[in-house]
Molecule: SAM riboswitch aptamer (S box leader)
Organism: Balneola sp.
RNA sequence: UGCUUAUUAAGAAAGACUGAGGGAAUGGGCCCGAUGAAGUCUUGGCAACCAUUUCGAUAUAAUCGGAAAAGGUGCCAAAUCCCACUCUGAAAAAGAAGUUCAGAGAUAGAUAAGUG
Numbered sequence: 001u002g003c004u005u006a007u008u009a010a011g012a013a014a015g016a017c018u019g020a021g022g023g024a025a026u027g028g029g030c031c032c033g034a035u036g037a038a039g040u041c042u043u044g045g046c047a048a049c050c051a052u053u054u055c056g057a058u059a060u061a062a063u064c065g066g067a068a069a070a071g072g073u074g075c076c077a078a079a080u081c082c083c084a085c086u087c088u089g090a091a092a093a094a095g096a097a098g099u100u101c102a103g104a105g106a107u108a109g110a111u112a113a114g115u116g
Base pairs, nucleotide, nucleotide: 001116002115003114004113005112006111007110008109013043014042015041016040017039021032022031023030026084027083028082029081044076045075046074049072050071052068053067054066055065056064057063058062080108085105086104087103088102089101090100091099
């Protein structure tokens, strides 16, 4: 760095140093920020993907599900902050396009595990 699978509206912040930006990227919107952004460190916490222990099921070198604990990661403003592409429904309109609202999906991103 590519590919595959799963998840992605839940959850969880204090202190120290520092000092102006930040919310992935582009555009738009909306927010956070000198009552201290981002970053680094310390401590604390959340969750349960993998590993561990254990129980159950059956399609039994395995798979699926439950529980425990917290070793490896991850995470701790707002849905992944929202929109962008496609489709569906609704509204006004004769209809289409377009607009607004609602929903579904895709793409992209993030995280985990596996893999070349």